[in-house]
Context: one part of a larger RNA
Molecule: small-subunit ribosomal RNA, 5' domain
Organism: uncultured bacterium
């Protein structure tokens, strides 16, 4: 010398940009973070239309003053129609986006193969297809338990929800032929033959779904070869442990699991056993080789209070699903429930030490949805922090009576020093007013959180903006007083015991400069 997710003294004017729990994968108050379709269903309801009954009965008109006729605003019930809300039913999404880095030394990552051993919702292409039927059930009433949390029981109903038949192949399996490739297990095509399996429907008539194939894209998910930190003061480690056969089980291949059989497999080219640790793209250094390192930005991978499970589904063993068990917090009517911030914010604790319980879905994305549209702490912004880098700005010409004060002085002087003062100017910053955006795409129209920002005009006045360190040598910068091996200093050499350039003020110099200097840790 250089970096930093840095902390600390001191000092602190402004912007653009990018970073901000390294420590307890410690425990969390409250708010919010994933919902969304009424064009999949049946209710419920609220409005408004309309239909009929009921009841009140102004006001009129006739009256024999007994009433009789009209029937306005109304209410109460039921008919039809529309518009709208939604708890349930049903779908599709909660497997993504977003957080941490505890675990893991491992085909877990990078990388380069392989699957003739796989699956793959929506989505894009092609082909054929939706006929006919049943039974329940939530919601809802009714009648019950509970303190709650949640429930039983009995009727009622709907669907694109469930369930049979029918149809049925370029499917699937099982079997008999042909042709051809290969890589051992076999692949592909292609003829018969037998068995099995599908659908739902809405709608504004545009179109959206639905089912069964085949092929493509996307993601996944298995297998290899290489590389991947330390200890030998770990030297033997293994029984599902290596191979087989058979069965099971998986999308699929395998001891993946089991029956039996064999005794094998790994290991000084480091097994096993500790101990450290997410890995990579990149970052930091360095002239390179190479040493660190894995924040932030992107990929992969592991985990969601600790430990297990599996269900559904195209996809999970699922952060804001379910179950069992544990610890720990709350609730209770003591019988019994209920939570999981390593989502954004926030708080308590730990710590040298790390922000707002902020706005808005305007954009980009992502869920549903036919659409308006709704949700979206992802994201876009704001707001704190000199935590970094990068700009700018604290003024700019003149101007010697070398003022005055301050140090120092050999008392002549000498230094601060053109520095001040004065003059003349300038307006970046700044302050007050006015306009006032781009990001907004799409035929018109309408949509901007930032945001009355940003920019751009007047207008106003040098006015509101400079410190930190060092000064013996290394190493750019010296004198004075003060102390007297005391007090200090200090990176290393050392300095200090009465004239100390080295301690402590002062002047005065040099370095950086909104910083400046210490520490820590890397090269």
């Nucleotide at each position: 010398g250089g970096a930093c997710g840095a902390a600390c003294g001191c000092u602190g004017g402004c912007g653009g940009c990018a970073u901000g729990c390294c420590u307890a994968a410690c425990a969390c108050a409250u708010g919010c973070a994933a919902g969304u379709c009424g064009a999949a269903c049946g209710g419920a309801g609220u409005u408004a239309u309309u239909u009929a009954u009921u009841u009140a009965g102004a006001u009129c008109c006739c009256u024999u003053c007994g009433g009789g006729g009209u029937g306005a605003c109304g209410a109460a019930u039921u008919u039809u129609u529309a518009a709208c809300u939604u708890a349930g039913u049903g779908g599709c999404g909660g497997a993504c986006g977003g957080g941490u880095g505890a675990g893991u030394a491992a085909c877990g990552c990078g990388u380069g193969a392989g699957g003739a051993a796989c699956c793959u919702g929506c989505c894009u292409u092609u082909c054929a297809g939706a006929g006919g039927g049943g039974g329940a059930u939530a919601a809802c009433g009714u009648u019950u338990g509970g303190a709650a949390a949640c429930g039983a029981a009995c009727g009622c109903u709907a669907a694109u929800a469930c369930c049979g038949c029918a149809u049925a192949a370029c499917g699937u399996a099982u079997u008999c032929g042909g042709a051809u490739g290969g890589c051992a297990u076999c692949g592909u095509c292609u003829g018969g033959a037998u068995a099995c399996c599908a659908a739902a429907g809405a709608u504004u008539u545009a179109u959206c779904g639905c089912u069964g194939a085949a092929a493509g894209a996307u993601g996944g998910c298995c297998u290899c070869g290489c590389g991947u930190c330390u200890g030998a003061u770990u030297a033997g480690a293994u029984a599902g442990u290596u191979g087989g056969u058979g069965a099971g089980g998986u999308a699929a291949c395998g001891g993946c699991u089991c029956a039996c059989c064999a005794a094998g497999u790994c290991g000084a080219c480091g097994a096993u056993c500790a101990g450290u640790a997410g890995c990579c793209g990149g970052a930091c250094u360095g002239a390179g080789a190479g040493g660190u390192u894995g924040a932030a930005c992107g990929g992969c991978c592991a985990c969601a209070u600790u430990g297990g499970g599996a269900c559904u589904g195209a996809g999970a063993c699922a952060c804001g699903g379910c179950c069992c068990a544990g610890a720990c917090u709350c609730c209770u009517a003591c019988g019994g429930g209920a939570g999981g911030c390593a989502g954004c914010a926030g708080u308590g604790g730990g710590g040298g030490a790390u922000a707002u319980u902020g706005c808005a879905c305007a954009a980009u994305g992502g869920g549903c949805g036919a659409a308006a549209g709704c949700c979206u702490g992802a994201u876009g912004c704001a707001g704190c922090a000199a935590u970094g880098c990068c700009g700018c700005g604290u003024g700019a010409g003149g101007g010697a009576a070398g003022a005055a004060g301050g140090u120092u002085u050999u008392c002549g002087g000498a230094u601060u020093g053109u520095a001040a003062a004065c003059c003349u100017c300038u307006g970046u910053c700044c302050c007050u007013g006015a306009u006032g955006a781009c990001g907004a795409a799409g035929a018109c129209a309408g949509u901007g959180a930032c945001g009355g920002u940003a920019a751009u005009c007047a207008g106003g006045g040098a006015g509101g903006a400079a410190g930190c360190c060092a000064c013996g040598g290394c190493u750019a910068a010296c004198u004075a007083c003060g102390u007297g091996c005391c007090a200090g200093c200090a990176g290393c050499c050392g300095c200090g015991g009465u004239a100390a350039u080295a301690c402590g003020u002062a002047g005065g110099u040099g370095g950086c400069a909104a910083g400046c200097g210490u520490u820590g840790u890397c090269c």